[in-house]
The RNA shown here (small-subunit ribosomal RNA) has 1563 nucleotides and comes from a Myxococcales bacterium. Rfam family: Bacterial small subunit ribosomal RNA. The organism belongs to Myxococcales, within Bacteria.
RNA sequence: AAACUCUUGUUCGGAGAGUUUGAUCCUGGCUCAGAGCGAACGUUAGCGGCGCGCCUAACACAUGCAAGUCGUGCGAGAACGGGCUUCGGCCUAAGUACAGCGGCGAACGGGUGAGUAUCGCGUGGGUAAUCUGCCCUUAGGACUGGAACAACUUCUCGAAAGGGAAGCUAAUGCCGGAUAAGAUCACAGUGACUUCGGUUACAGGGACCAAAGCUGGCCUAUGCUUGCAAGCUAGCACCUAAGGAUGAGUCCGCGUUCCAUCAGCUAGUUGGCGGGGUAAAGGCCCACCAAGGCUAAGACGGAUAACUGGUCUGAGAGGAUGAUCAGUCACACUGGCACUGAAACACGGGCCAGACUCCUACGGGAGGCAGCAGUGAGGAAUAUUGGUCAAUGGGCGAAAGCCUGAACCAGCGACGCCGCGUGGGUGAUGAAGGCCUUCGGGUCGUAAAGCCCUGUGGGGAGAGAAGAAAACGUCAGGUUCGAAUAGGGCCUGGCCUUGACGGUAUCUCCUUAGCAAGCACCGGCUAACUCUGUGCCAGCAGCCGCGGUAAGACAGAGGGUGCAAACGUUGCUCGGAAUUACUGGGCGUAAAGCGCGUGUAGGCGGAUUGAUAAGUCAGAUGUGAAAGCUUCGGGCUCAACCUGAAAACUGCAUUUGAAACUGUCUUUCUAGAGUAGUGGAGAGGGAAGUGGAAUUCCUGGUGUAGAGGUGAAAUUCGUAGAUAUCAGGAGGAACAUCUGUGGCGAAGGCGACUUCCUGGCCACUUACUGACGCUGAGACGCGAAAGCGUGGGGAGCAAACAGGAUUAGAUACCCUGGUAGUCCACGCUGUAAACGAUGAGUGCUAGAUGUCGGGAAUAUGACAUUCUCGGUGUCGCAGCUAACGCAUUAAGCACUCCGCCUGGGAAGUACGGCCGCAAGGCUAAAACUCAAAGGAAUUGACGGGGGCCCGCACAAGCGGUGGAGCAUGUGGUUUAAUUCGACGCAACGCGCAGAACCUUACCCGGGCUAGAAAAUGCAGGAACUUUGUGGAAACAUAUUGGUGCUCGAAAGAGAACCUGUAUCCAGGUGCUGCAUGGCUGUCGUCAGCUCGUGUCGUGAGAUGUUGGGUUAAGUCCCGCAACGAGCGCAACCCCUGUCCUUAGUUGCAACAGUUCGGCUGAGCACUCUAAGGAGACCGCCGGCGUUAAGCCGGAGGAAGGUGGGGAUGACGUCAAGUCCUCAUGGCCCUUACGUCCGGGGCUACACACGUGCUACAAUGGCCGGUACAAAGCGCUGCGAAGUCGCGAGGCGGAGCUAAUCGCAAAAAACCGGCCUCAGUACGGAUUGCAGUCUGCAACUCGACUGCAUGAAGGCGGAAUCGCUAGUAAUCCCUGAUCAGCAGGCAGGGGUGAAUACGUUCCCGGGCCUUGUACACACCGCCCGUCACACCAUGGGAGUUGACUGCUCCAGAAGUUGCUAAGCUAACCCGCAAGGGAGGCAGGCACCCAAGGAGUGGUUGGUAACUGGGGUGAAGUCGUAACAAGGUAGCCGUAGGGGAACCUGCGGCUGGAUCACCUCCUUU
Repeated sequence: AAACUCUUGUUCGGAGAGUUUGAUCCUGGCUCAGAGCGAACGUUAGCGGCGCGCCUAACACAUGCAAGUCGUGCGAGAACGGGCUUCGGCCUAAGUACAGCGGCGAACGGGUGAGUAUCGCGUGGGUAAUCUGCCCUUAGGACUGGAACAACUUCUCGAAAGGGAAGCUAAUGCCGGAUAAGAUCACAGUGACUUCGGUUACAGGGACCAAAGCUGGCCUAUGCUUGCAAGCUAGCACCUAAGGAUGAGUCCGCGUUCCAUCAGCUAGUUGGCGGGGUAAAGGCCCACCAAGGCUAAGACGGAUAACUGGUCUGAGAGGAUGAUCAGUCACACUGGCACUGAAACACGGGCCAGACUCCUACGGGAGGCAGCAGUGAGGAAUAUUGGUCAAUGGGCGAAAGCCUGAACCAGCGACGCCGCGUGGGUGAUGAAGGCCUUCGGGUCGUAAAGCCCUGUGGGGAGAGAAGAAAACGUCAGGUUCGAAUAGGGCCUGGCCUUGACGGUAUCUCCUUAGCAAGCACCGGCUAACUCUGUGCCAGCAGCCGCGGUAAGACAGAGGGUGCAAACGUUGCUCGGAAUUACUGGGCGUAAAGCGCGUGUAGGCGGAUUGAUAAGUCAGAUGUGAAAGCUUCGGGCUCAACCUGAAAACUGCAUUUGAAACUGUCUUUCUAGAGUAGUGGAGAGGGAAGUGGAAUUCCUGGUGUAGAGGUGAAAUUCGUAGAUAUCAGGAGGAACAUCUGUGGCGAAGGCGACUUCCUGGCCACUUACUGACGCUGAGACGCGAAAGCGUGGGGAGCAAACAGGAUUAGAUACCCUGGUAGUCCACGCUGUAAACGAUGAGUGCUAGAUGUCGGGAAUAUGACAUUCUCGGUGUCGCAGCUAACGCAUUAAGCACUCCGCCUGGGAAGUACGGCCGCAAGGCUAAAACUCAAAGGAAUUGACGGGGGCCCGCACAAGCGGUGGAGCAUGUGGUUUAAUUCGACGCAACGCGCAGAACCUUACCCGGGCUAGAAAAUGCAGGAACUUUGUGGAAACAUAUUGGUGCUCGAAAGAGAACCUGUAUCCAGGUGCUGCAUGGCUGUCGUCAGCUCGUGUCGUGAGAUGUUGGGUUAAGUCCCGCAACGAGCGCAACCCCUGUCCUUAGUUGCAACAGUUCGGCUGAGCACUCUAAGGAGACCGCCGGCGUUAAGCCGGAGGAAGGUGGGGAUGACGUCAAGUCCUCAUGGCCCUUACGUCCGGGGCUACACACGUGCUACAAUGGCCGGUACAAAGCGCUGCGAAGUCGCGAGGCGGAGCUAAUCGCAAAAAACCGGCCUCAGUACGGAUUGCAGUCUGCAACUCGACUGCAUGAAGGCGGAAUCGCUAGUAAUCCCUGAUCAGCAGGCAGGGGUGAAUACGUUCCCGGGCCUUGUACACACCGCCCGUCACACCAUGGGAGUUGACUGCUCCAGAAGUUGCUAAGCUAACCCGCAAGGGAGGCAGGCACCCAAGGAGUGGUUGGUAACUGGGGUGAAGUCGUAACAAGGUAGCCGUAGGGGAACCUGCGGCUGGAUCACCUCCUUU
C1' cells in the first nucleotide's frame, strides 16, 4: 500500500443445430458443435521451464539397497599392518573391529486400496467411562541388600538352519526390604450438586505401591597415599505425584450407492441382577432371570464401493469422480493367534495351519517388493537395478557423528500445462513449374529468386551464481545457575568448515539464414472447391446419408480452411438434455388417472385469545486443518509455477434475542362438517308373491299340397296331413306401448305390478354440537360379459358341431338344424374401449337457452311470469390448448392429497414371487434391434363413401370387328443378315407421302486410309476430254486432244478449278431421350390453373376460386373479408350457309345467227368466280325467374340462342416419345464402329395379335343403255382426235405453263334384259400358260392384262368398336409419295337413314363434402403362418465352478482356567538336611483357524433337445387391417381353424352412409 465500503465507470453472468412429413405445428428419441483426462493408438517432431507417469494380475518375484543407534549403561575383546627384538617376545594397531547383555527406536516415515455400506469416513459434540513413552512446568525422592543369565571356556548333536549339556561373570538387566508427600483400595463422617441412580469436595485412622546410575569439575569442614574417595557441584539419566502439551482409545446426533423380482429378521438375540475382563462404558465375555429387540422413515438379504478436503463439468442448482498433494481408515502371500511394549495383535518381529517357490546329505530347513530400483506375466498402456545426505525432516547419541530408496536431485517419456523459435524488410519479368480454363486467361503468388538486415534456439570459446548458516566448531563480550576465574543455558559479534544437482542457471564474445513444420478437414450440421480416376464396384460414414458413367461425400492431385510442435482417432465424464424438471416437465386424443368405493398410517387443514419458542428470522461465540478455487500484492526476463495476505468455505454446535407465520398448549366462535324437525322425487338395493302379450311344444277340430328359406337356391318340414286357422293345455325366459341426451346409484349397473325390509339424495326451517374436516400408500369391500365348481332348470337364442349354399379354395360372411351356455341357488374368478379414454376435495372467474326435482314472490278461473337451491344437456366470452377442442358439470385461475409417465419394438413377455380348482390374474425386466414410433391439423390422391353435373359413357338405334380368304403392321420363330425405333388407353396400314438396284442404317465379299465434302501452306498442272486393258463393280493402269481468264513489253505473278504433299483434322444412322434443346403424343377443347394486396391461422395453408341461381364454359348474376389481376373459356382468324357492292375471261346465257359445239355477234341481268361489305344481338313479344343472370315459347328471318365445320390446346402430369429428322454435353471408334463397290437381306414362316380390303349374295350378280359432281393435278408433264390390239397397252402427236387444253369414264342411281337360292352366272383366293408397262435390271422381289383354274366362306363364340344429321351407312373421284408399285393415308363430292324414355348401372371427367394407417399417392399401404440364413435370449435330463446358511466330526498354535505325585536361583522358617510360599514343564477343560462329512440356498458357465423373438434379396400361402377395406372396427372373455383370423356373449365409437327423434344456432 492492496484486497473491504460508498459514488461514477467497468467487469462477471444462461446461444443452438441436424434428423419422422408432400409440406406444417407439437410430442419424442437419436446425433453433433464445448470443456476435461494419470490416458492409449496413428502421422509428425526444434528448444526450455514446471508438473505427472501400472487405472490391468492385492499376479509371481532373481539381485542390491530401504532401521538402526548408544562404549558418557555392562562384561569381554581380536587380527591384518607398522615399529623394536637378545627371536622367547614386546610395543603399537586398540580398549579399535566383530559379536553379546542392556537402553531407546523399530507402532514413525514409505507402499497399496484387497476387504469394508460400517460410528469406516465427514461434521458437530460427550468422555463425571479413559490412557498417553520421549517433551515442558511444579513438588518431592533416589536408602539398604540379594540371586542369576548371555557373551566367554569345555564337551557334544546336525549336511545345513540351528541347537543341547556343564562351568565363570557384569550392569541403567532381575528380585527382597525400608521410606510414602501423593496416588489407589475399602471404611465411617460433614458439606455441595443431582436426572434421586449417584457425583464431588474436605479432613480422619487402616491396608498397599518407588528408584540406577553415568560423565565432567572442585578440595571448604572428613578420611587417607596431596590427589583420590566420601562430599560438594554441573550436566545427562532414574523414581513418585500434580498439571500441561501432544498423540490415542471409546460413545453419541446428523450425513453417507443401487436392488422390494430381498418383507419379515433376531437366541447373546433385547433387557435386568451378579461376576469376569479392559486404560476405559458396554452381552465385550459368563451364570441366572425376564421375553424382549429391529422393520415400509426399508430391518434382513444381495450387488457394488475405501471415505474426505478436493477434481472435472455446469449460469446456477446439480451431475460425474476420489490419480498426483493433504487428513482418516484398512491391509502387508492366505487364514488364525497371542507375546513384547506407552502404543501392535506389528509390511522389512514371533508361533501355527494352508498354497506356492527355493536349498537338502531326504533326516530336515529357508522365504514373503501392496518400500526404492529392477524382472517375468497380464495389458491398448505407465520410467533408472542412477547420485547425495548439501538442504528439509526422522531415529539413536552428551556430542562429534552414524543410519535414512523419507527427502533433495539427475535420467527416460510431447503424457499434460506454459513460454520461445523455425527468420525480418524489400522485391512484378507477376519468372520457371504445377493445377484449372470459357483458351482470353486465372491461381499457387511477394510466395520464390535477387538485394539489405537480425542472431532467440543450435555450435564454438570464456566468465560463473543463489540455494549456506539462523547449524557445528572456535574466539570474545553480556547475562543467568553455580563456591567457582570448571562447566552449562540464553543473547550479541568475529573467524573457520560444509553443494549431490553442476562447471548447471545466467552473462560475454565469435559463427552462419545457415540446422528446425506438421497434422486433420473442405455435401449439410461446420470454416474451407475444382480436375482426374472409379461406376451400388472399390470404398466413405458422428447423424442425415454418398457411390448404379459428368461424385464439391470414394481414391489421387491442385487449391483452400482450421490448429500448430503438435494434429487427428478411440475410450470415458459433465454439458447441451427443461431428456427425471428443487431451481425447471407432464398425464382428454402424443407415454401417462388405479374399474369404483370405505378407510389405517402419513400429508394438508376455518375464525379468535393468551402462552411457548420446536420450525423460522437476526446477532454473537466456537469450529469449518493445510493445500486448492477467488481477490489483491510479491518472486522466477513473461507465463505455467512458487509465495504473502485477504476473502470464501453457503455447514454444524453453543448462546442471546424477535414472535408475524407454521407447530404445541390454551380461551372462545360458527361461515366448514354433522345432528334433530317438516316435506319431496326416483328402473337405488334385497326378499316374497301376482299378471298379461308373444315364441315353442302337446292334445283336439277345420283344411289340402305345399311350407320354409334366399341375391338365387338347397339342406329342412310335409299326403304317417305340414304351413295356415280355431279351441284347450304345458313350460321357461323377457317385460312392448309409457320411454324422454328423463330418473336413481360410488362404479359395475337398474325398467310389468303388489307387499315387506333397507341405503343414499334434494328443498325449507329453526334449534343443537363446535373444526368433529379433505385426501389416502398398504389394507378391506363391491365389481358387465365370458369362464369354472355343485345342484336345479331349459321356451327362445346360440360358441362348438353337422348339413346346404357361395367360392379358385371358404375351416367364414348367407341358410337349415344344434350342444355347452344364457335362467335360479350357493361358491369362485376379478378382468373390459370397466370411457367423459378427463382421480378426489375446496374457493374464484361473462352470459344465453332447454329439461328433471324442490322452494319463494307476484298473480290468475286456470295457465303463466320472475327469483332461487340441487341435478342433467346444448351454444358461447375471457382464459387455456400443438391443434382438435374445453369453457361455472373447465381441459380457465389457485390450493391440498393420492395414482401414473419418461423413444419404438422385443413385452405387459421371460424369470421369480403372491392369488386362483382351472382358464388365468397382479407385480414385472434384460439381451438384441431400429432412427424413428406417435398426436393434431393441411394440401392432394384414392374409396366396391355421399351430393350435384357433363361426355356416343350407358340406354335407344344403325353399321361393323372377333369366324373365312387376302393385304398390311407387330410378336414369336428362323436366318450370315432377316437394320433400328415405337409396347395399355396414348405401340401394332406407327416413323415408312410408297425397301427390285439406290434408299439401307443389316449380312457376305472386294477395295481406300488426311479419307466422299470443308480450311491453310507448299509443289505441279488450266479446266476439260478421247481410246484401250484387267475386273462383278469400285478401282487400278495405259493413252488422245486441249491450252483458256486478269495484270504485265517480256520473264513472270494472280483468281477459279484439278492433282500431290503437310498440318489444324474430317467422318460415325456408334452409346446415353434417365445429361439436353427443339418438336410431338396424352389427360383434354376438360374448365380449369394462378398471382398481387388485404384478412384469418403459431404454421403448412385458407380466403378470393366456397354458397344461392345459371351456363357449353371459373359463362354470367346475386350474396360474401375480400378487392383486383393474369393464363385458359368466349370473341377476334379461315371455310361454309343468305343478300348487296365491285369486276366480267377462259365463266354465264336474255337477244340474234348457227355447221347445234358459248361456235359467232352482242352482253354482264343470272349462275359462277373472288375481293369488300351487310346480317344474329336473347335485339323484339309473352311466360318463368330475385326487378338479376338466364331459361321456355313465339314472331320476323337464308340462318336463333357458341347456325355448321376448322385452326387455336392454360398451369401441369406421364424421367411418355424421339440422340435414326435436326441441334447438342459427355463417353467410345480412327488402315475402322469411317468410306466406296458387287451380291444378298429388310419380302423368311409351324404359329399368335392388331388394322383393313373382298365376300358369303336377290335392297344382289351379270349384260346392254341413259344421266348428274366436287376438289385437285399437269412441261423430265398431262397428253386429245385418229388408229392397232379381246385387253393391259402400242402408234400418234393436236392442244395446254391451264375457270381456255388434258387427266376425265364419275360410280352408286335410273331404264331394259338374264340369273331364282345353289357353294350358284354368289365369292374370288390359289395355281398354270401367255402377255403389257416402267426401269441398267422385275429370279429372290413390281403393278397390270387375257385365257384357264375356281379354295375358304351360307353373316361369324366369349368379347368388342364407331356413329346423334347432310351424321352413320353406301358410291365413286382426286392428290401427295412416285421411273414403276395403294386394299394405306390425305382430301372431294353423290345417294342418304334410324334412335335418344332417361341418368339406375359400366367407363372417363368436373365441383362440393366425408373417411384414410395412401403421398412412388389403391397398380397404394399392409397382416400372419410356412421355408432358408444369421443373431441374442427363455426352458432344459444334466454337468461344472464361485459364494454362503445349518448340522456334525475334528481340533494346530495360542490366551485363560483347573491340576501339577515331576522340576524349581532370589522371599520366609531352619545350624543343616529339609520344609513352606511362589513359579514352571506336563496333563485336563473351554474357545477356535485350516480340514472333513452331510444337507440346503444364491449365483455364473456349459448342454442333446425345445419355445417364442429380432433381422435379412424381388421365396410360398392367402388378403386380416387402413375407404362402409368390400361381413364397420376395436376391447374383455370362451370355443374353433394352415395362417392372417372366424364365431358366440357383453361393452366402446377411436364407425361411413341414409332416415327419424331431441337439443342448439340462424332466418